[in-house]
Bacterial RNase P class A from an Alphaproteobacteria bacterium, 412 nucleotides, folded computationally.
Model confidence (mean pLDDT): 76 of 100.
The model forms 96% of the base pairs in the Rfam consensus.
It matches the Rfam family "Bacterial RNase P class A". By type it is a ribozyme.
The RNAcentral record of the sequence draws on ENA.

This record gives sequence, C1' cells and structure tokens, in this order.
RNA sequence: CCAGACGGCCGGAUGGCCGCCUUUCGCCCGGGCAACCGGGCGGGGGGAGGAAAGUCCGGGCUCCACGGAAACACGGUGCCGGGUAACGCCCGGCGGGGGCGACCCCAGGGACAGUGCCACAGAAAGCAAACCGCCGGACGCGCCGCUUUGCGGCCGAUCGGUAAGGGUGAAAGGGUGCGGUAAGAGCGCACCGCGUCGCCGGUAACGGAGACGGCUAGGUAAACCCCACCGGGAGCAAGACCAAGUAGGGGCGGUACGCCGGACGCGCUUUCGGGCGGUCCGGCAAGCGCGUUUCCGCGCCGCCGCCCGGGUCGGUCGCGCGAGGCGCCCGGCGACGGGCGUCCCAGAUGAAUGGUCAUCGCCCGCGGGAGACCGCGGCGUACAGAACCCGGCUUAUAGGCCGUCUGGCUUU
Repeated sequence: CCAGACGGCCGGAUGGCCGCCUUUCGCCCGGGCAACCGGGCGGGGGGAGGAAAGUCCGGGCUCCACGGAAACACGGUGCCGGGUAACGCCCGGCGGGGGCGACCCCAGGGACAGUGCCACAGAAAGCAAACCGCCGGACGCGCCGCUUUGCGGCCGAUCGGUAAGGGUGAAAGGGUGCGGUAAGAGCGCACCGCGUCGCCGGUAACGGAGACGGCUAGGUAAACCCCACCGGGAGCAAGACCAAGUAGGGGCGGUACGCCGGACGCGCUUUCGGGCGGUCCGGCAAGCGCGUUUCCGCGCCGCCGCCCGGGUCGGUCGCGCGAGGCGCCCGGCGACGGGCGUCCCAGAUGAAUGGUCAUCGCCCGCGGGAGACCGCGGCGUACAGAACCCGGCUUAUAGGCCGUCUGGCUUU
C1' cells in the first nucleotide's frame, strides 16, 4: 500500500428573528354548584432516539381469579458452566461444519419405548432385494476347433451362488488394503469408523489411551411422540380518587289514611269471653295509567322536607427518583458484580420538541496547483420521531471516526 475479519463510537455546530409544549415563582383576571380548570404580563428551568420503529421475547406496575400440593391438558425452551430481577438475551467453553487465515455459522436432548414417513428414479427404501454383470451345476438332433465312443471354447434357455464391479438415488445393511474363494462376502487379518466396558484428565459438555464385539444398530423428532425444565388471565382505554342534575335504594321527621285477614315479650281497659288503639306483613278497594264510556283484564301506587351511601356527566391522579445517568477505584478471562463521589434529565392526549436566514463543518463533481491547499457549483447531508416504564432481540440508516487482528505485495 492492497484485500479482508472483529469490536466500539459519532450521526451536524454557532448565532439572529418568528413560534410551540411543559414546569416553577410573583402580580392580575375569568369559567364552574362543586371537584377543579383556563387566560394575560414579567422572571427562571427543561424539551426525542440509537434505533423513540416491529410489538417478537423477558420483567416491573395494576386489576381479576386462586386454601396448599400434585397430576392431566395446552404452550414454550432444549450441548455444558456462568451472568442477570428475568429471558428464547449475554459471556466463557465443548462438539459439528466452512475459510490459507483473522474469524464465521449451527433448532446442538432422545431414533434398541412405540407409531408413521422416505417423492422421482431404481431390481430393491427397512422387509432386505437381484436388472446388467461375475461364478458353478445339469441341459441342447445348437455352432466352432482338435490329439474324434471324447475333450475344450462359444451361444442359448434353465436351476442355484454372490453383493466385488456397473447402473438408480439425498441415502443401498461400515470404509481402505492384503489374504482368501468357483466367484464373492468381516469369511480372516491390519488400520480407520461404530458400539460396549471400565481407566485417566476436566465442575461439566467432552477429550485421551486401552480391552472386548466382527458390525446385529440407515435417515427423519422445525413428524407424532418420550424425557427434563419453565409458564394463572388480562392489560395504563390497566386501575385509583373526588364528585352535579335526574331516576332508583336506605334512614329520620311531618302529614294523610277506607275494608278484610294474620302476627306481636306493645299500650289502655275488662263482667277475663273480649274490646279499643299501636306497629309490621299480606290481600282487596279507592286513585292513576293502558284511544273515549261501562264491565272485565293488566300495570303502577301515599305526599312533602332533610340527611346518607353507590353510581352517571364532569374533574384529578396513575405520569416520570429509576433493576437511573456520568466519573473513579476494586474483583472477574468475560458477561457482570461491589464501593465511593456526583447529577436530576420530555411528559403531550388531535398529540409540543418547529420554521426561516446567515456563517461554518462533512460529502460529491469540475477547474487550478509538485504538494499542503485554493476557487466554483450541488433540491447533497440519512433512517426515522416519545405516549406507563425497564432489560433484550430483530429490522432501517446519508456520511464518517477509532482500536485490535489476518492474508498478500514492496522497501529497509
């Protein structure tokens, strides 16, 4: 210098003018029965993000449900250890795969508990099977050759053997080599793979070496399933508080009140049988309503005043001090934890955080210059905007900056 890997950071600056939201102090007004709310003037403070986004995980908070535990169903997670309030997140390892390498990727428990599936192709897809080939036996008025009652070779069909070779497939019942055989085959042996057993190292996943087994054991669990662990439901329109008018509920007082029945630890009275009254309950009548009248039927039912509680309109809170930010020190490989100091940092509800001008920065193009750099032009300067809050993940993002590392080239 070129190509690349990983991690972290910024993501416009300053000033003028005109505005917006919020908060606090002082003064002055206004609306409302109230709860509370609004306006003006003056002064002070604050005002988007790394993703505020998707709403995909995990929590806080709130209400509802629930005596405890277990089981079942459903959903989720799935190598090991650690971190955390928790997680499907993060860190450190292990195993597998990719890359020359830095490094990257993995939904990574179980396929001798059971069930299912394996398209097309192929003879055969779990049961083992035999298309071509290879080998053997017997056969043929078959053909050829010869040393001719025979032998050898070829061909044909047939009966067997085989799993080397070919072909099919993502996958064909271990792989390579040597021996062996009629041809073959774990049939035998060596190495590799696989399985079992104990040993050694490691907290563990796992790794190492050894002995044994000739191999019976294909793949698929983001197919059912099995195993282990986790999980109540709904969400700030959650929810809490204050509180008109009307209707309805309850209490007290006043007033009005016909009949019948029943009840009473009630009051007065009695010739002791009861009578009169009171309170409460039930029924009827009266009254009112159902288009006007009568009957029938149905429905409603004292009136007035004061008080109480629930709740509606309305209003307020929830709502910004928090698993908080920053700095330093300590522990840890790290995620992270601990200590000390310091700071207070948006809270809207048709939803504020904006517009414009100037100067500068950055980027691109053109021109000049050996270069540093200078001049001109640019509708170049992203993605996007809180809405109860927090921890993650994912996705979008103009233009840049820094650090560590890898491979290559050149020079010393």